Large-subunit ribosomal RNA, domain II from a Myxococcota bacterium, 669 nucleotides, folded computationally. NCBI's taxonomy places the organism under Bacteria, Pseudomonadati, Myxococcota. Rfam family: Bacterial large subunit ribosomal RNA.
[in-house]
Context: one part of a larger RNA
RNA sequence: GCCAGCGAGUUGUCUGUCGUAGCAAGGUUAAGCCGUGAGGUGAAGCCGUAGGGAAACCGAGUCUGAACAGGGCGAUGAGUUGCGGCGGUCAGACCCGAAACCGGGUGAGCUAUCCAUGGCCAGGUUGAAACGUUGGUAAAACUUCGUGGAGGACCGAACCCACUGUUGUUGAAAAAACAGGGGAUGAGCUGUGGAUAGGAGUGAAAGGCUAAUCAAACCCGGAAAUAGCUGGUUCUCCCCGAAAUAUAUUGAGGUAUAGCCUCAAACAUCGUCGCUGGGGGUAGAGCACUGACAGGGCUAGGGCGGGCAACCGUACCAACCCCUUUCAAACUCCGAAUUCCAGUGAACGCAAGUUUGGGAGUCAGACAGCGGGAGAUAAGUUUCGUUGUCAAAAGGGAAAGAGCCCAGACUACCGGCUAAGGUCCCCAAAUCCAUGCUAAGUGGUCAAGGAUGUGGGGGAACUUAGACAACUAGGAGGUUAGCUUAGAAGCAGCUACCCUUUAAAGAAAGCGUAAUAGCUCACUAGUCGAGUUGCCCUGCGCCGUAAAUAUAACGGGGCUAAGCAUGGUACCGAAGCCGUAGACACAUUGUGUGGUAGGGGAGCGUUCCAACAGCGAUGAAGGGAUACCGGCAAGGUAUGCUGGAGCGGUUGGAAGUGAGAAUGCUGGC
Numbered sequence: 001g002c003c004a005g006c007g008a009g010u011u012g013u014c015u016g017u018c019g020u021a022g023c024a025a026g027g028u029u030a031a032g033c034c035g036u037g038a039g040g041u042g043a044a045g046c047c048g049u050a051g052g053g054a055a056a057c058c059g060a061g062u063c064u065g066a067a068c069a070g071g072g073c074g075a076u077g078a079g080u081u082g083c084g085g086c087g088g089u090c091a092g093a094c095c096c097g098a099a100a101c102c103g104g105g106u107g108a109g110c111u112a113u114c115c116a117u118g119g120c121c122a123g124g125u126u127g128a129a130a131c132g133u134u135g136g137u138a139a140a141a142c143u144u145c146g147u148g149g150a151g152g153a154c155c156g157a158a159c160c161c162a163c164u165g166u167u168g169u170u171g172a173a174a175a176a177a178c179a180g181g182g183g184a185u186g187a188g189c190u191g192u193g194g195a196u197a198g199g200a201g202u203g204a205a206a207g208g209c210u211a212a213u214c215a216a217a218c219c220c221g222g223a224a225a226u227a228g229c230u231g232g233u234u235c236u237c238c239c240c241g242a243a244a245u246a247u248a249u250u251g252a253g254g255u256a257u258a259g260c261c262u263c264a265a266a267c268a269u270c271g272u273c274g275c276u277g278g279g280g281g282u283a284g285a286g287c288a289c290u291g292a293c294a295g296g297g298c299u300a301g302g303g304c305g306g307g308c309a310a311c312c313g314u315a316c317c318a319a320c321c322c323c324u325u326u327c328a329a330a331c332u333c334c335g336a337a338u339u340c341c342a343g344u345g346a347a348c349g350c351a352a353g354u355u356u357g358g359g360a361g362u363c364a365g366a367c368a369g370c371g372g373g374a375g376a377u378a379a380g381u382u383u384c385g386u387u388g389u390c391a392a393a394a395g396g397g398a399a400a401g402a403g404c405c406c407a408g409a410c411u412a413c414c415g416g417c418u419a420a421g422g423u424c425c426c427c428a429a430a431u432c433c434a435u436g437c438u439a440a441g442u443g444g445u446c447a448a449g450g451a452u453g454u455g456g457g458g459g460a461a462c463u464u465a466g467a468c469a470a471c472u473a474g475g476a477g478g479u480u481a482g483c484u485u486a487g488a489a490g491c492a493g494c495u496a497c498c499c500u501u502u503a504a505a506g507a508a509a510g511c512g513u514a515a516u517a518g519c520u521c522a523c524u525a526g527u528c529g530a531g532u533u534g535c536c537c538u539g540c541g542c543c544g545u546a547a548a549u550a551u552a553a554c555g556g557g558g559c560u561a562a563g564c565a566u567g568g569u570a571c572c573g574a575a576g577c578c579g580u581a582g583a584c585a586c587a588u589u590g591u592g593u594g595g596u597a598g599g600g601g602a603g604c605g606u607u608c609c610a611a612c613a614g615c616g617a618u619g620a621a622g623g624g625a626u627a628c629c630g631g632c633a634a635g636g637u638a639u640g641c642u643g644g645a646g647c648g649g650u651u652g653g654a655a656g657u658g659a660g661a662a663u664g665c666u667g668g669c
Base pairs, nucleotide, nucleotide: 001669002668003667004666005665006664011091012090014088015087016086017085018084019083020082021081022080023079026047027046028045032041033040034039051058052057061073062072063071064070094232095231097229101222102221103220104219105218106217112196113195114194115193116192117191118190119189120188121186123155124154125153126151130147131146132145135142159183160182161181163180164179165178166177167176198214200210201209202208235603236602237601238600239599240598245258246257247256248255249254259362260361261359262358263357264356265355266354267353269352270349271348272347273345274344275343276342277341278340279339284334285332286331290328291327292326294324295323296322297321299318301317302316303314304313305312306311365390366389367388368387369386370385371384372383373382374381395406396405397404410582411581412580413579415578416577417576421572422571423570424557425556426555430569432568433567434566435565436564437563443559449543450542453540454539455538456537457536458535460533461532462531470527471526472525473524474523476500477499478498481495482494483493506521509520510519511518583593584592585591586590604658606655607654608653609652610651611650612649614647615646622642623641625639626638627637628636629635
């Protein structure tokens, strides 16, 4: 892991409610006693028949009260005892599960320390004190050479330990092996006997050790401790169907009450829409208040300057006031849409409503649109309001996707129509029609910003008295203007910027020279012959645009439409709608039947019991197979085979009554 078997709302007391049965202004016995038993007996007690008041007490009333007032609670009769269903209480109370706590015992054959009594330590090295001796001294000290054999001394086996590495890591081994390492006469190692223990021992102290167990051993018991926690909780079908909120909580993953669901009864409403009448201060807007705020005016006050002062000046600051212009969740002279309340009317809606009573579950919600707060006008962020979906919803679309778009699956059908979305191929349906746009593979990623991309619209200027562009020609004279300067001649700089001839030509818009010169320009004529040049609004495009394994930012192929815009006609497309057949429910010309938690209803099957009627060696149960039946299901029946001794049916009754999950338990493989 698989298979088989076992495996979880039970029983009793009291109590509430619903159903049902008996009796009924009553109902009913309990213990006990009698009896083999069934049953009998037993009236003590309990509930009901009267309430009100704290009570005295009064009584269909009573209490309050001064009250014959008002008000509160009552009165105008239905209970009670069984049985059954569903809840509650107390009990282990649906089942399994602690870490722990307490009591009494068992342990020091492991290990810690201690006591008593024994045992063990190859070999080698060093050479303390002391003694002797030599030298030495007044004597010493000191010194030489010996003897000697000290030491938590040295090297190193046994023995003890466990510092390093490798192997091992379902091991040979629940701590080892191998190669090295440390101690090895000592605070040494070790045998035997003995002592100390559970909040206790022992500890050269690591919370170490106390029998592979230690921040409190082990065994049994209290004991089914407790677990607001996790997991699990077994047949079928039918009806309805939530919540993830408020308030409170030593409350926050729990619970109580309310909200929302369901069942029963009673009553008769309820929602949408229209109309009528109300409430309001949001969006917007506004500046009348409260504040903020830009420019100007006027003018107190202040600053600065002048003045001896009076006073004067002021491109300074500035209240009030005036004009112009703005801003506000905690501003409002105003003020919607939507919404809320009430009335009314008809229509629509499966009566969808309210009350009482029984049973719940829910108190982690998620995303999306809209209106706000928090945040950074960040987040698949967080927190409110409101609507939707998911949750508890399958189907079609969005390549793929809980929450988006379409749409709510009773069953069947090789019938039809549509929705969203689509119609070149993958892939069902238009290579459809009309008119435009795009050239970027834009479409098929992004901003500020940038640009003679291109389409549409508007308005302005110039133009056959010839525009724009190009080409040809002119572009002059006073004059080298004056000043300045070495020079300054249109063109370093300063001032001025006139006049003339002209078709036109600046005291010059550039290049250029040392200064001149030279080349252009403005301006003019000619050639040419029809449009030309800015600006504004707008459609679609371009650049801006760089990322990490692989095209990889259309689902793909591929597309110049098979892209974009507008209009149109067909078609495809779902479990939607229609059709045909069938089932069930209900309030039945019809409507309804997705569903988690959960409520309600109806059934199937298993074991045993009772009554009745049966089957079985001419083959029971069980096993295995086929067919049929049951209105869908849980299931049932028949017939072969196997098997070899008991077993169904009907009507009731009682339960150790249904297995896939609990890291379930036991067994097998």